The part of an RNA shown here (small-subunit ribosomal RNA, central domain) has 349 nucleotides and comes from an uncultured bacterium. The RNAcentral record of the full RNA draws on Greengenes. Model confidence (mean pLDDT): 87 of 100. Rfam family: Bacterial small subunit ribosomal RNA.
[in-house]
Context: one part of a larger RNA
RNA sequence: CUGGGCGUAAAGAGUGCGUAGGUGGUGAUGUAAGCGAAUAGUGAAAUCUUGUGGCUCAACCAUGAGGCUAUUAUUCGAACUGCAUUGCUUGAGAGCGAGAGAGGUAGAUGGAAUUCCCAGUGUAGGAGUGAAAUCCGCAGAUAUUGGGAGGAACACCAAUGGCGUAGGCAGUCUACUGGCUCGUUUCUGACACUGAGGCACGAAAGCGUGGGGAGCGAACCGGAUUAGAUACCCGGGUAGUCCACGCCGUAAACUAUGGAUGCUAGCUGUUGGGCGAAUCGACCGUUCAGUAGCGAAGCUAACGCGUUAAGCAUCCCGCCUGGGGAGUACGGUCGCAAGAUUAAAACUC
Numbered sequence: 001c002u003g004g005g006c007g008u009a010a011a012g013a014g015u016g017c018g019u020a021g022g023u024g025g026u027g028a029u030g031u032a033a034g035c036g037a038a039u040a041g042u043g044a045a046a047u048c049u050u051g052u053g054g055c056u057c058a059a060c061c062a063u064g065a066g067g068c069u070a071u072u073a074u075u076c077g078a079a080c081u082g083c084a085u086u087g088c089u090u091g092a093g094a095g096c097g098a099g100a101g102a103g104g105u106a107g108a109u110g111g112a113a114u115u116c117c118c119a120g121u122g123u124a125g126g127a128g129u130g131a132a133a134u135c136c137g138c139a140g141a142u143a144u145u146g147g148g149a150g151g152a153a154c155a156c157c158a159a160u161g162g163c164g165u166a167g168g169c170a171g172u173c174u175a176c177u178g179g180c181u182c183g184u185u186u187c188u189g190a191c192a193c194u195g196a197g198g199c200a201c202g203a204a205a206g207c208g209u210g211g212g213g214a215g216c217g218a219a220c221c222g223g224a225u226u227a228g229a230u231a232c233c234c235g236g237g238u239a240g241u242c243c244a245c246g247c248c249g250u251a252a253a254c255u256a257u258g259g260a261u262g263c264u265a266g267c268u269g270u271u272g273g274g275c276g277a278a279u280c281g282a283c284c285g286u287u288c289a290g291u292a293g294c295g296a297a298g299c300u301a302a303c304g305c306g307u308u309a310a311g312c313a314u315c316c317c318g319c320c321u322g323g324g325g326a327g328u329a330c331g332g333u334c335g336c337a338a339g340a341u342u343a344a345a346a347c348u349c
Base pairs, nucleotide, nucleotide: 004320005319006318007303008302012317014201015200016199017198021194022193023192025088026087027086028085029084030083031082033081034080035077036076037075038074039073040072041071042070048066049065050064051063052062053061054060091191092188093187094186095184096183097182098181099180103177104176105175106174107173108172109171110154115149116148117147118146119145120144121143125136126135162169163168206247207246208245209244210243211242215241216240220236221235222234223233258316259315260314261313262312263311266294267293268292269291270290271289272288273287274286275285276284298305299304322349323348324347331342332341333340334339
């Protein structure tokens, strides 16, 4: 390489859009490139198979026949694939009618709480811990009442719930806006799937510029603990956390499970629609789309998965190939940097 694989053993890219490419529903007609058949040519020699012969046999040698998986030309065939033409409606998309939602962006706004400031009441403690101490407090703290400032986050509702491609999204209201589901079967008529490169998005931390800074809090400083304690515990506390713009581009970015389509028992909950029945409803039955629990067959090394598959198949992409060295070095690309990405070898077991 072939092959075999990728939930947990090595292996699914963090996610999407999409170029090239690969693959592609159904009927008819044509074509004959792939495909099948026949004939003919070429397919050197040696080698190979087989017959005969020669070295006493054999190896070896000679000779006859075959074969040489390939390719070219002509003729024929038309099931399948391709191509061309013309249709279809189930895939896909559009229309119309409904619906749910923390989907996104911007603006406005609310209450509780923490902290701080001012004022009142009031007096000796408060805070903290396993126990303490550092710390705060007679310059009046803690507690309590009234007023004010500022920042951040939104209790209950709340759910195994909802939405989003993923990251993620939660007080309330408004504006703009993306997607989804159901019903209808009105329209287009395969317009589809996947997707190397590419482009876009992408938690937290980190970086740049300018703001902001209540609480929390790396670093740091104290107090304890301890043999020590660069920790765990306590008192402080700077970056940061927040906002705007620009970078970074990584995570156990996890369902450790790529996407699409079809097929293969069910049962139980729950979310959003439709239909039926129910006097309206609730309940119930049924049917789509999601989301959970358990399970037939089947699969699996086992664990487990099981119509939301890890079952049975097809298509496309990504990735793996013993451990360490190493996701490292060098080089390239990107980045302000941190670093990211691509990615070895020697050596060793």